[in-house]
RNA sequence: UGAAGAGUAAAAACGCGGGCGUCAAGUGCCAAUGGGACGGGGAGUUGCCGGUUGGACGAAAGCUUUUGCUGCGGUUCGUGUUUUGCAUCCCGCUUCG
Numbered sequence: 001u002g003a004a005g006a007g008u009a010a011a012a013a014c015g016c017g018g019g020c021g022u023c024a025a026g027u028g029c030c031a032a033u034g035g036g037a038c039g040g041g042g043a044g045u046u047g048c049c050g051g052u053u054g055g056a057c058g059a060a061a062g063c064u065u066u067u068g069c070u071g072c073g074g075u076u077c078g079u080g081u082u083u084u085g086c087a088u089c090c091c092g093c094u095u096c097g
Base pairs, nucleotide, nucleotide: 001097002096003095004094005093010084011083012082013081014080015079016078017077018076019075020073021072022071029055030054031053032052033051035049036048040091041090042089043088061070062069063068
């Protein structure tokens, strides 16, 4: 100096377990505002993920004496497996020349 490569946070699907709602919150959609994360180091988006406010839409209940049970929800958290995986740039690391 050239070429090739590895590694993260995280995301998705499925399984398991614990919750919440079913008296409709949540999820999903739109807008505004503000924040966070993004290989070992630095920078970092029009991409990603939350918070707050507003708006539109909107659901699966059944049984039961209490209590609860069985369901249901584009529900939430944890965990396991699989797959994907730094937007991008610079440096570093490994291998080869």